RNA sequence: GCUGACUCAGAGCAAAGCCGCCGAAAGGCGGUGUCGCAGAGCUGCGGGGCUACCGCGAGACGCUUCGCUAAGCCAGCCGGGCCGCCAGC
Numbered sequence: 001g002c003u004g005a006c007u008c009a010g011a012g013c014a015a016a017g018c019c020g021c022c023g024a025a026a027g028g029c030g031g032u033g034u035c036g037c038a039g040a041g042c043u044g045c046g047g048g049g050c051u052a053c054c055g056c057g058a059g060a061c062g063c064u065u066c067g068c069u070a071a072g073c074c075a076g077c078c079g080g081g082c083c084g085c086c087a088g089c
Base pairs, nucleotide, nucleotide: 001089002088003087004086012037013036017032018031019030020029021028022027035076041082042081043080045079046078047077048074049073050072055068056067057066058065059064
């Protein structure tokens, strides 16, 4: 470097749900849990998705409603990049 990891070994991670905390939300963190994962390790670089406090626009004229918008978020949506365990070559 390539291939495999159902297969040898030793491990690792932890979806949904529930509880607590943070957050406007999406979501995150801790606990529990164990759906799954061979990179379910890291990285918002490309695509995609989620949310909309603020802001903008409209309505409304106080009590707020609707739309748009990422600078917020998703790495367990896909691709790229970085690093890495085991086995074989």